[in-house]
Context: one part of a larger RNA
RNA sequence: AGCAUAUAGGGGAUGCCUUGGCACUAGGCGCCGAUGAAGGACGUGAUAAGCUGCGAUAAGCUACGGUAAGAUGCACUUAAUCUAUGACCCGUAGAUGUCCGAAUGCGGAAACGCACUGAGAGUUAUGUCUCAGUAUCAUAACAUGAAUUCAUAGUGUUAUGAGGGGAACCCACUGAACUGAAACAUCUAAGUAAGUGGAGGAAAAGAGAAUAAACUAAUUAUUGUGGGAGUAGUGGCGAGCGAAACUGCAAGAGCCUAAACCUAGGGAAGAAAUUCCUUAGGGGUUUCGGACUUCAAUAUGAUAUGUCAAUCGAUAGGUGAACUUGGUUGGAAAACCGGGCAACACAGGGUAAUAGCCCCGUAACCGAAAUUGAACGACAGUCUAGAAGAUUCCAGAGUAGCACGGGGCACGUGAAACCCUGUGUGAAGACACCAGGACCAUCUGGUAAGGCUAAAUACGACCUAGUGACCGAUAGCGAAUAGUACCGUGAGGGAACGGUGAAAAGAACCCCGGGAGGGGAGUGAAAAAGAACCUGAAACUGUAUGCUUACAAGCAGAGAAAGACUGACACAUCAUGAGAUGUUAGGUUGAUCUCGUACCUUUUGUAGAAUGGGCCGGCGAGUUACGGUAUGUAGCGAGGUUAAGUGAUUAAGUCACGGAGCCGAAGCGAAAGCGAGUCUGAAUAGGGCGCUUUAGUUGCAUAUCGUAGACCCGAAACCCGACGACCUAACCAUGAGCAGGUUGAAGCGGUGGUAACACACCGUGGAGGACCGAACCCACGUCCGUUGAAACGUCCGGGGAUGACUUGUGGUUAGCGGUGAAACGCCAAUCGAGUCGGGAUAUAGCUGGUUCUCCUCGAAAUAGCUUUAGGGCUAGCCUCUGAUAAAAGAUUGCUGGGGGUAGAGCACUGAAUGGACUAGGGGCCUUCGCGGGUUACCGAAUCCUAUCAAACUUCGAAUACCAGCCAAUUGUUUUCAGGGAGUCAGACAGUGUGAGAUAAGUUUCAUUGUCAAAACGGAAACAGCCGAGAUCUACAACUAAGGUCCCAAAGUAAUGGUUAAGUGGAAAAGGAUGUGAGAUUGCACAGACAACCAGGAUGUUGGCUCAGAAGCAGCCAUUCAUUAAAAGAGUGCGUAAUAGCUCACUGGUCGAGUGAUAGUGCGCCGAAGAUUCAACGGGGCUAAAACCAUACACCGAAGUUUAGGGAUUGAAUUUAUUCAAUCGGUAGAGGAGCAAUGUAUACGGGCAGAAGCAGUAUCGUAAGGGGCUGUGGACUGUAUACAAGAGAGAAUGCCGGCAUGAGUAGCGAGAGCAUAGUGAGAAUCUAUGCCGUCGAAAGUCUUAGGUUUCCUGGGGAAGGCUUGUCCGCCCAGGGUAAGUCGGGAACUAAGCUGAGGCCGAAAGGCGUAGGCGAUGUCCAACAGGUAGAUAUUCCUGUACCACCAAAAUGCGUUAUAAAGCGAGCAGUGACACAGUAGGAUAGUGGAUGCACGGUGAUGGAAAUCCGUGUCCAAAUCAUGAGGGGUCUAAUUUGUAAAGUACGGUUAGAGCACACCCUAGGUGAUGACGGGGAGUGAAAACUAGUAAUUAAGUCCAUGAAUUCACACUGGCGAGAAAAGCUGCGGUCGCAAGUAUUAGGUGCCCGUACCGCAAACCGACACAGGUAGACGAUGAGAGAAUCAUAAGACGAAC
Repeated sequence: AGCAUAUAGGGGAUGCCUUGGCACUAGGCGCCGAUGAAGGACGUGAUAAGCUGCGAUAAGCUACGGUAAGAUGCACUUAAUCUAUGACCCGUAGAUGUCCGAAUGCGGAAACGCACUGAGAGUUAUGUCUCAGUAUCAUAACAUGAAUUCAUAGUGUUAUGAGGGGAACCCACUGAACUGAAACAUCUAAGUAAGUGGAGGAAAAGAGAAUAAACUAAUUAUUGUGGGAGUAGUGGCGAGCGAAACUGCAAGAGCCUAAACCUAGGGAAGAAAUUCCUUAGGGGUUUCGGACUUCAAUAUGAUAUGUCAAUCGAUAGGUGAACUUGGUUGGAAAACCGGGCAACACAGGGUAAUAGCCCCGUAACCGAAAUUGAACGACAGUCUAGAAGAUUCCAGAGUAGCACGGGGCACGUGAAACCCUGUGUGAAGACACCAGGACCAUCUGGUAAGGCUAAAUACGACCUAGUGACCGAUAGCGAAUAGUACCGUGAGGGAACGGUGAAAAGAACCCCGGGAGGGGAGUGAAAAAGAACCUGAAACUGUAUGCUUACAAGCAGAGAAAGACUGACACAUCAUGAGAUGUUAGGUUGAUCUCGUACCUUUUGUAGAAUGGGCCGGCGAGUUACGGUAUGUAGCGAGGUUAAGUGAUUAAGUCACGGAGCCGAAGCGAAAGCGAGUCUGAAUAGGGCGCUUUAGUUGCAUAUCGUAGACCCGAAACCCGACGACCUAACCAUGAGCAGGUUGAAGCGGUGGUAACACACCGUGGAGGACCGAACCCACGUCCGUUGAAACGUCCGGGGAUGACUUGUGGUUAGCGGUGAAACGCCAAUCGAGUCGGGAUAUAGCUGGUUCUCCUCGAAAUAGCUUUAGGGCUAGCCUCUGAUAAAAGAUUGCUGGGGGUAGAGCACUGAAUGGACUAGGGGCCUUCGCGGGUUACCGAAUCCUAUCAAACUUCGAAUACCAGCCAAUUGUUUUCAGGGAGUCAGACAGUGUGAGAUAAGUUUCAUUGUCAAAACGGAAACAGCCGAGAUCUACAACUAAGGUCCCAAAGUAAUGGUUAAGUGGAAAAGGAUGUGAGAUUGCACAGACAACCAGGAUGUUGGCUCAGAAGCAGCCAUUCAUUAAAAGAGUGCGUAAUAGCUCACUGGUCGAGUGAUAGUGCGCCGAAGAUUCAACGGGGCUAAAACCAUACACCGAAGUUUAGGGAUUGAAUUUAUUCAAUCGGUAGAGGAGCAAUGUAUACGGGCAGAAGCAGUAUCGUAAGGGGCUGUGGACUGUAUACAAGAGAGAAUGCCGGCAUGAGUAGCGAGAGCAUAGUGAGAAUCUAUGCCGUCGAAAGUCUUAGGUUUCCUGGGGAAGGCUUGUCCGCCCAGGGUAAGUCGGGAACUAAGCUGAGGCCGAAAGGCGUAGGCGAUGUCCAACAGGUAGAUAUUCCUGUACCACCAAAAUGCGUUAUAAAGCGAGCAGUGACACAGUAGGAUAGUGGAUGCACGGUGAUGGAAAUCCGUGUCCAAAUCAUGAGGGGUCUAAUUUGUAAAGUACGGUUAGAGCACACCCUAGGUGAUGACGGGGAGUGAAAACUAGUAAUUAAGUCCAUGAAUUCACACUGGCGAGAAAAGCUGCGGUCGCAAGUAUUAGGUGCCCGUACCGCAAACCGACACAGGUAGACGAUGAGAGAAUCAUAAGACGAAC
């Protein structure tokens, strides 16, 4: 370390349970709101965080009614109370009811601020407090009242109403897209989704200008429903869409006006009669009309309006039978065994297990002071009527109709009626008009252009009572409660978490420990029920024991198996009391041997290095509705069947009624129509379709199809409505910022110069999208970082840095859009079209996944068509059911056929070799020309010769195919009809072609086989090759392919050869005296071949050439001749050339074979690779274990046989047996079962122990079943039938838990050390010392933002990247004090809002007056002290602002003042940028100044040494450098009136040391004060605390602060209003006013962090974050380095 067993932890499955859900039924109810809603905020309790209740009368107050002995909610405890004088609780009706919200006095950032009027409280008075009213719009009335005379608009008052909210339902307006059409545009989706307006408990519709019918005469409003009917129609006549009449039911209900005419009032015209207009009343309401005239009558009915009585209900309640009977078990009885009782009550729940008789209830019956509902009735009110006549009058106008353009009707413009209407046109008047599906005529029906109307119908936010073959904590609502936690700027998104026990009896006390936790004790039936609590599975993690493992390779198993350990209540023995011993079955482990590359998916094909899964547990996918078809089954049957609805009922459903309607019984035809026939046709013909041949129909089940999301998950997208400019882009308004250094434009001055300019130089000056460079902004480069410190950064460099600059605050622009110095950039970490929600389960010919078992059969990867090629349809091939039974099918033999392939051939068509011949052409010669000659040139045709062909054939097979008599084999294999499929990617091998390169594991066909979908044996291993097709068992036999030395079963077998190369056991051209067998041909005993010995000569150095060339550089050739046994004018080597050495050839020695040629068997070389052998599977093999040949033996498979078992199909009979055949299998078809859940019925089991869980040696062919033991502690099973959320290992599945990596990476810029303390414990906490870091910050102040983090005391579980005694953590308590600071009670900018108004389908948009709105304007306090936490807020001292005001004093008091009022007039307020100079101050430095203290022991020094300090506000008065400003008088077209003001004009004075204004200046006061280095107690409980206190001068430097946008300069020409000042006007009931003592002074913020551990970045995050102060030395400097004050040492 592995396996096993036992026992623990961890975890929370399973079982059981249910407080919560889901669906439905019945009944009720169906709006709330200015009398302030819905919904909230804040409060409210003795204590009070949350929920609930309530509202300052605050878990409540009052009255009435019910009930009742206890009560103070969830929710325990304590405290304090209430209650028979009736509490608490329940019901009804009241009271109170803060603030927000339509929100309504005005405003507003909801729950806040600020008002006015009236009344009241209080004060001397102001301030302050309480109550009520004060919005807008519409309507009505009244009053008032402009331009403008009357009038109107407008304004005001009063009254009534509206406004907003709500789940679905309803009506109306606007109105998509995805999608479907396999694309898409008409069409569809769909008038759907969505937006908007409006109403009600329902809404809408509704009482005929209707529907029908078709030549004679019907129905009777609307609505809903069953049919009609998926019909008629409509429709790129595609996809689809889809009526109506009529009929069966439910419910039922009809009416009112306008007009004609009459009367009355008012007005107008007219001389009047009269006419006209208007208001009110009467009349009248539809064709048999009404008015009108005449007559008649007070009847008949209706009622939808109001009131009342009784009845029946609703909102609290009440009565309510029968055992607490005996025994047993138990903690407990309701269980079991007995004995009783009740029942109009056995629905249900509870009670310590399962209760008719214990409790609550249930059946049945009873009941309301108060509020309220229903129908009926009564009364009242309201409405309603007849007949005749007939001249006349009336009967809804910009209407009907028409034209054009649209829309709705099922109906898409069509022949398109009917309805609606945007534009235009435009009637009639009952003798008229409209409709009846174009239109016309006739006929029929009706009378538009006004209105109302219950019920039947739809829905469910809500209440009550119930039900469930619905769920039971991953289920059921998202939610056992939560729209919570959390995420997001926002719209919006959105979880998880149940169980102690009967009862807390929730563990007193003791022990260990700092605690956490544990051990005892105790409670309890049980604590292995102990609060992390029922049961308690698995992954995962331990501990103990048994076995195994240290030369050994791998899907981790299967088969065999030694050993070790264990071991039965099975047996034996012994003992007999339990028992002991032994053996065996069995169990655990297991050396070793053989075989063996997971699963799923997708594929031609996967161990695949192709996909998917870390592991375990739970969840997770063909369903339902309505139609069609088929099969099965049941009922009835020439018939079958009801639908809606109605009735009854025990209220679950069932039964009955209901025949509308549907299907069938008859067809044919386009139809009229006819009919066992009919159509066509002239036909009686012929032909087509029918009859002759009759079974359907309605339920249920199964299969499949269609329409629906339709097996599940999955897009990118499209459309609609909202939410976003806190990021970012641009713009608007208002503020802020930019160290320091440099350059030196224009202009100006001077000098020179010119006729005058010009121009030059020197100064001055200070321009610039100027230069260098910090802050600030940006982001060019490299590194680092890349599971980061950081979802874009760090270090080092870089660019801009007075400008087209940067930045704060507030605002504007919005997705079919905005913005964009333009990159398709940016619009909240999202951009070639944001985000959120919805349409929506969009669609997906695409990928993935799809869950138990067994049995039978079993494919395809082809054809045709296809915007088709990875999809589909039909056919082919499979399956099931039914029929078919004849020698049908298949194979072989036999017979008969047609063919044009292989081959062959060259007559044809073409190609093509050589030759002959030759027309024609070219070249050359000749030629004036015609022509001629010649040619080793090209060459048609023809002839001869040798050839070639898929698209050549005068020829032509084998196979294959077709047909057939007969025979053999096979044994239903055939065919037809119907239901259901799958398949349309194929792969390799052999053969025949094509393409390619006669390449490919390539590709296209044909054909066969195998794989696919096939295991087994062989080929080492190896889908496709060879052998062979697995029903199961066997330690039997025979064979196939292939083998027989060992691995490894079988011949170290036999015979005869070959090979020597490890050839065998990779390869070519080419090469070789390898070797075997054979063939042909030379030489050879007259002596061959080889070897050795010898010769190899002469003419001659042949001739030429050449420097030379002599056999041998080269050329020439009758290469000749001589001597010889033989010897070339020479085969090589060699020399400058000779020489020399050789060869050919000859002789000798030797003594038998020796050469050559072309084929052939087996070998050799050719032959180089990358981690040793790696090209026999290895060892190894050589008369073989290689190769060839021959004849035997054996091995060898899941083949065949043998023995036994099972299943399927068929047949036979003896009916439970026999026989025969069959039983590989993917897609797929068919059949039979198992398990889980629930229901019904029957029968059971269970506290003497159910389910679940754990273990186990048992049964079955499988899914699975059973028994026993333990745990567990209350439910559960079997049989039959039924119903379905009905079976998981895979979906990068979902949720939870747990591993692995791994004690690994990391612990996020940075200095710590020591001592002491505290403590259970200290690197980390506290204190001190030393050391170090920052110091234009890492210091201080202060916005925004956060929201208690602040302070004190305590704690240490978790958080803190370590630790922790500590903390920004947890608990408790405390803390923020303002007339002057900031904001409001003051103002206005951008912008927002917006009475009236204008525009717009609606929603809404714009906008005047007005209002709101700071980032700006206005505006009164300073210094010091104090504290644990606040201070310009408290305290001390000294001030200022507004208002009130007694007494006193001053002035004034009769038409003069002041005050008040008023939208008056005017000024001021009031403004940019750059630059320069000056003054002053803050600050800083120095001092031999001053003060205090220190040092000086050893050379000096009692000091020119060292250290520290050396100040003070607002306010008031005075002064005032510098700077700025003209002033006075008169006059008056102006400023709405007026004016002494402003403006204008005129005159005068003046250029200043006048006058006025101005600094955070200076001086004095403030200050006899404060502060101040230092000194420094007492004491309990602490401290440098209380207390006390010196000096306080001079010099230098000097701002970015201030004078002050003052001056200068140029161009880009630089807010508004309030306030303040001046001026006059006006009114009246007109007396006060100024100073002062003394009073009054509201609301909100104020803690703390604030370049950061508290904000924005998910973090205690190297990032980001506006403004102010900003010291010393060096330095130009805010750079940089070192430092002060101050803060830190960065949490391993």

Description: A computed fold for a 1692-nucleotide part of an RNA from an uncultured Clostridia bacterium, annotated as large-subunit ribosomal RNA, half A. The sequence was found in a public genome assembly. Rfam family: Bacterial large subunit ribosomal RNA. The coordinates come from a structure-prediction model, not an experiment, and the mean pLDDT is 81.